[in-house]
RNA sequence: GCUUUCAACAUCCCCGUUUCGGCGCAGUAGGCGUUUGGAACUGAAGGC
Numbered sequence: 001g002c003u004u005u006c007a008a009c010a011u012c013c014c015c016g017u018u019u020c021g022g023c024g025c026a027g028u029a030g031g032c033g034u035u036u037g038g039a040a041c042u043g044a045a046g047g048c
Stems, first nucleotide, its partner, number of pairs: 001048007016041006022034004
């Protein structure tokens, strides 16, 4: 460097970060929620 599986790290557990969508609520804030999809990035472990 490529690739696979992941989120160890977290003031119990769960939860890596950012962003664009989907859905729901609400109704002018472009807000809140989400057992939801994608992309990029950070980190861990394995393989090359």

This is a predicted structure of a 48-nucleotide RNA (nadA riboswitch) from an Acidobacteriota bacterium. It matches the Rfam family "nadA riboswitch". On this family, see Huang et al., RNA 2020: "Structure and ligand binding of the ADP-binding domain of the NAD(+) riboswitch". The family's RNA type in Rfam is small RNA. The organism belongs to Acidobacteriota, within Bacteria. Model confidence (mean pLDDT): 76 of 100. The model forms 88% of the base pairs in the Rfam consensus.